[in-house]
RNA sequence: AGAGUUUGAUCCUGGCUCAGGAUGAACGCUGGCGGCGUGCUUAACACAUGCAAGUCGAACGAGCGGAGGUCCUUCGGGACCAAUGCGAGUGGCGGACGGGUGAGUAACGCGUGGGUAACCUGCCUAUGUCACCGGGAUACCGAUUGGAAACGAUCGCUAAUACCGGAUAACCCGCUAGUACCGCAUGGUACAGACGGAAAAGCGCAUACGGACAUAGAUGGACCCGCGUCUGAUUAGCUAGUUGGUGGGGUAACGGCCUACCAAGGCGACGAUCAGUAGCCGAACUGAGAGGUUGACCGGCCACAUUGGGACUGAGACACGGCCCAAACUCCUACGGGAGGCAGCAGUGGGGAAUAUUGCACAAUGGUGGAAACCCUGAUGCAGCAACGCCGCGUGAGUGAUGAAGUAUUUCGGUAUGUAAAGCUCUAUCAGCAGGGGAGAUAAUGACGGUACCUGCAUAAGAAGCCCCGGCUAACUACGUGCCAGCAGCCGCGGUAAUACGUAGGGGGCAAGCGUUAUCCGGAUUUACUGGGUGUAAAGGGAGCGUAGGUGGCGUGGCAAGUCAGAAGUGAAAGCCCGGGGCUUAACCCCGGGACUGCUUUUGAAACUGUCGUGCUAGAGUGCAGGAGGGGUAAGCGGAAUUCCUAGUGUAGCGGUGAAAUGCGUAGAUAUUAGGAAGAACACCGGUGGCGAAGGCGGCUUACUGGACUGUAACUGACACUGAGGCUCGAAAGCGUGGGGAGCAAACAGGAUUAGAGACCCUGGUAGUCCCACGCCGUAAAACGAUGAAUACUAGAUGUUGGCGGGCAUAGCCCGUCGGUGUGGAAGUUAACGCAUUUAAGUAUUCCACCUGGGGGAGGUACGUUCGCAAGAAUGAAACUCAAAGGAAUUGACGGGGACCCGCACAAGCGGUGGAGCAUGUGGUUUAAUUCGAAGCAACGCGAAGAACCUUACCAGAUCUUGACAUCCUCCUGACGUAUCUUGUAAUGAGAUAUUCCCUUCGGGGCAGGAGUGACAGGUGGUGCAUGGUUGUCGUCAGCUCGUGUCGUGAGAUGUUGGGUUAAGUCCCGCAACGAGCGCAACCCUUGUCUUUAGUUGCCAUCAGGUUAAGCUGGGCACUCUAGAGAGACUGCCGGGGACAACUCGGAGGAAGGUGGGGAUGACGUCAAAUCAUCAUGCCCCUUAUGUUCUGGGCUACACACGUGCUACAAUGGCCAGUACAGAGAGAUGCAAUACUGUGAAGUGGAGCGAAACUCUAAAGCUGGUCCCAGUUCGGAUUGUAGGCUGCAACUCGCCUACAUGAAGUCGGAGUUGCUAGUAAUCGCGGAUCAGCACGCCGCGGUGAAUGCGUUCCCGGGUCUUGCACACACCGCCCGUCA
Repeated sequence: AGAGUUUGAUCCUGGCUCAGGAUGAACGCUGGCGGCGUGCUUAACACAUGCAAGUCGAACGAGCGGAGGUCCUUCGGGACCAAUGCGAGUGGCGGACGGGUGAGUAACGCGUGGGUAACCUGCCUAUGUCACCGGGAUACCGAUUGGAAACGAUCGCUAAUACCGGAUAACCCGCUAGUACCGCAUGGUACAGACGGAAAAGCGCAUACGGACAUAGAUGGACCCGCGUCUGAUUAGCUAGUUGGUGGGGUAACGGCCUACCAAGGCGACGAUCAGUAGCCGAACUGAGAGGUUGACCGGCCACAUUGGGACUGAGACACGGCCCAAACUCCUACGGGAGGCAGCAGUGGGGAAUAUUGCACAAUGGUGGAAACCCUGAUGCAGCAACGCCGCGUGAGUGAUGAAGUAUUUCGGUAUGUAAAGCUCUAUCAGCAGGGGAGAUAAUGACGGUACCUGCAUAAGAAGCCCCGGCUAACUACGUGCCAGCAGCCGCGGUAAUACGUAGGGGGCAAGCGUUAUCCGGAUUUACUGGGUGUAAAGGGAGCGUAGGUGGCGUGGCAAGUCAGAAGUGAAAGCCCGGGGCUUAACCCCGGGACUGCUUUUGAAACUGUCGUGCUAGAGUGCAGGAGGGGUAAGCGGAAUUCCUAGUGUAGCGGUGAAAUGCGUAGAUAUUAGGAAGAACACCGGUGGCGAAGGCGGCUUACUGGACUGUAACUGACACUGAGGCUCGAAAGCGUGGGGAGCAAACAGGAUUAGAGACCCUGGUAGUCCCACGCCGUAAAACGAUGAAUACUAGAUGUUGGCGGGCAUAGCCCGUCGGUGUGGAAGUUAACGCAUUUAAGUAUUCCACCUGGGGGAGGUACGUUCGCAAGAAUGAAACUCAAAGGAAUUGACGGGGACCCGCACAAGCGGUGGAGCAUGUGGUUUAAUUCGAAGCAACGCGAAGAACCUUACCAGAUCUUGACAUCCUCCUGACGUAUCUUGUAAUGAGAUAUUCCCUUCGGGGCAGGAGUGACAGGUGGUGCAUGGUUGUCGUCAGCUCGUGUCGUGAGAUGUUGGGUUAAGUCCCGCAACGAGCGCAACCCUUGUCUUUAGUUGCCAUCAGGUUAAGCUGGGCACUCUAGAGAGACUGCCGGGGACAACUCGGAGGAAGGUGGGGAUGACGUCAAAUCAUCAUGCCCCUUAUGUUCUGGGCUACACACGUGCUACAAUGGCCAGUACAGAGAGAUGCAAUACUGUGAAGUGGAGCGAAACUCUAAAGCUGGUCCCAGUUCGGAUUGUAGGCUGCAACUCGCCUACAUGAAGUCGGAGUUGCUAGUAAUCGCGGAUCAGCACGCCGCGGUGAAUGCGUUCCCGGGUCUUGCACACACCGCCCGUCA
């Protein structure tokens, strides 16, 4: 000293929370010793029992007792005297101190400083003086007597330092005349005169002690005063002894303290009265301080003693352990009466979260009494109990690495616990045992005390816990749990991998304690004096006038209240700070100093404030001269418009809307013309122009009237500013009474809209609006500039408005100046947005509001009060609840906001789909199973490039258990395998026969099989939300970022925006940016043209040969082609446009022209997108089973729904016959020709070919014929029969063929989809998978179109901008009702 928490992120405002310290504490876990402290905070609740105040015989008279003595004696004893002592009573002193408690008290109670000229003071000290003469009682005691007791009653006796009378006396007191001095008003002091009044006590051997008066001191008290001393105004008025006076009384003393009379005062917004709370202070805790909180212990004061009241005694009380009365409670009782007061020390019950022993001693300190000895002392000194606090000490020290064992974890290698332990060597502080034993004590006396302390002995023995480990905040892993159990001070953890729950290991912190709870201060500058704010975060009153109050211009003189300086007093001690000292140290204690920031007195200063004078004119006001103005009030006047009425013309509509309808109109509307009536408002001018304090004010004229401004400088001379209360004004709506009423128009009615429409729109329409008269309301919602008033200062620029002055080249312009109103902007300021010189949100001063003090809180609400006719207004809370609410700005996303652009996105076209049948996938249903996954686009002919068995993961039944598969170990064998046979199965089995290893140093090794054991194998079991990898999608969209610099407090911005351009963030220009990266483009493949190289299996122009025909042959490589290398295209050239740029339009040349066509290539990222069933993989789960093997079944089911396709519905066609032309591929378990057989699928057979060589191998087309618009010679489903092929095997469940059968279907609703050129459409061919199975998929070529005006709209995307209370981001957020 700060930190966490509002947001996607940021800055600010603002609350909540934490880290610190403290406690008379309590609770949880734990607990070795000692020292010093502390210990009913609650029931001022009730108390059993004991103790806490007595003492004096040197005040007094009895009584008891009797050491001892004297005398007598019958030796038993008797009589007398009598000390020390005990001692009820009388008397004296003390019980007013000490000890306890904090109920009451908001007060002269307390604190602080003064006053008493208005007072008292026992014991104590000092000084002076005195003590003479008498008297009568009484307790105790004795007798009688009452009562249960407590306690008395009557009679009799007696003493005193008890009581009383007289004398004496002053410098005492009272009264009274006087002098001097003094003070602060009454007055005081000193001197002095007369009169009157008042004292005493003795005891005693003595020393002593005691008594009376007076004065003084000391001590203690009493009263008075200044200042200070909590909260509430939702408490604003209180007070009759009340305020004062006079007389009297009372007191130690002043005083309404009391009383009689008189007067009517006194207190209060500077907070009276009332209500609530509270003992006050020194101090304690905290804090940098200022402050805030507290008032335990210790100390000072006060108050109280069961509750309330009262006095007595006394120096002192209205008295804790005294008295009286009343009340409540408790106890005793013989029922008639009595007794009691722990807020003393212990202790008990009760209350409570909670607070101790019915201890020892008067040894010390102190107190009462006493001459003293001494007595008393629950004051006090000690001990006991309690970790309640502070302080100190210990629980061992050294060495010790096989880094032991155990435990935890692990990637299984290790790592951690950890030199820690064990072991070895030491030591003894505390505790234990034994011996001695200081000081507190002076000659004596020690409760503490079995003390402290010292010495010796023996053993590492007897002595460590608590909290925490997600961030704040030091400290991490495993297991369990699975939004459960739980944690949590705030944020927040927990939904199957939790460093946040529980446990363990480890670690961190503190330590005889550690945590929690409660409370206070701090952090919190979050009530801000130090030290905050009010445009938008909470916060300026709606405005003015003005009272109290606060503040106030320039000189000069006095005073000295504030202020400043010096001195003095006080500020108790303890505490605090500093320096010393004593306990072994510390805590603790002792000594000295400082401080105690305050108050009072006094002396001085006079700058500032104040105050009293005296001047001034710059503030303010008045006068005079002017101009401007929707300033106000009243009266009168005017024209346009609207509506209505009358009359004319005129005819079928008018009106209204997005479109309509209600409405009006043939009884004549609307329209138009003329005349009339009525009410309200004043177009143009008109303007960030004017006026007004604000609300507000707009036709013209007149009257009355307020204010501002300019000029002048004649007058006053600070007269000023602000302004709590108060008063006045105050839009609209609304209210009361009576008038007026054209238009407009809440309510209301109708028509539309709509799911509904209590609305928006339309047609009507009443209050009201308006005016007049008298009143009320008193608010605004945003009465706003969300900005209180005044004054001064602080760059400039440019408009506009009202004056004035000056100049000029004068319809005007320029310069200067005063007042108003705007714009942009430097400094400054602000969280930012913004404000910004006479209009500050800048710099300052004054005053007010004020106001506010986290968000909500059916809150501007409830209650109370005031105002109002009412409506309502003003003032204005709490319970409860959340960790935020909020301001400004940033980046995104979003908008049925805007601008620009693109895409088969729409449009323009062509063809489909949706209807039919079939195929295929999905959903659903069914099933023993119909294995699993994929789910809008971006799942659904998808994984699956091919489920009869296998596949296969599913179901039923059955088999095996180190296993079908991998590695390691031990033993045995030499095989394993193949073939055949027997037996039994659905399958795994059992047996027999035949055949049968390699290397070798001969020890063995390799390999293979069998058996065994355990490590392990195995899992298409779960989690794609634990993952890798791969993939889809936005999207081949043009974007996504970085470095440095600059701007911004910051998030961020700039760059990447702007002007053009492009398919493109493509390029150019500009620019606080300059560069760069990933994307775009290019580089790659293919295709289109040419050249060149090379010619076999390809080709054949020329030459020759040759056949029925044919590159068939010789030959050739010119061409085609094949496949290598090159060329070619770059806006290069020309013209137009454009900024002379980028680029674009047109043209030339060219095979190709502006990225030529196609492909591969997919930025940063989004969707917790898909996949654990391709593979890999963490964790979890199964282990004679969720693994393995086998047979059969299923994945092929079928009321239904959807997707994707195929075939069609026919004549641009079907069928029959003839005939032509590809490309790209594939082929040895293969492709298979010619030939033969079969109607055909196919079969037989097999040339050729591992392929530029052989084979698979075309169709639409073309030519000819037929059909004639029909469910057909279209269409082919379905079914029957008979076959073919593959294969162990076609029943469930394959494909194909022939014959027969011949279903739906006649071009398809709403809707929806593909495609911009070699494309769509159409035609066939090939390949992968594959034994077989293709309408699917991936490729190939053949034939070969139409349309595109254009970007308004739909969908998707990009850039800029704007709004935003969204950020999981509009599938958002959020309001109300109901459950």
About this RNA: A computed fold for a 1379-nucleotide RNA from an uncultured bacterium, annotated as small-subunit ribosomal RNA.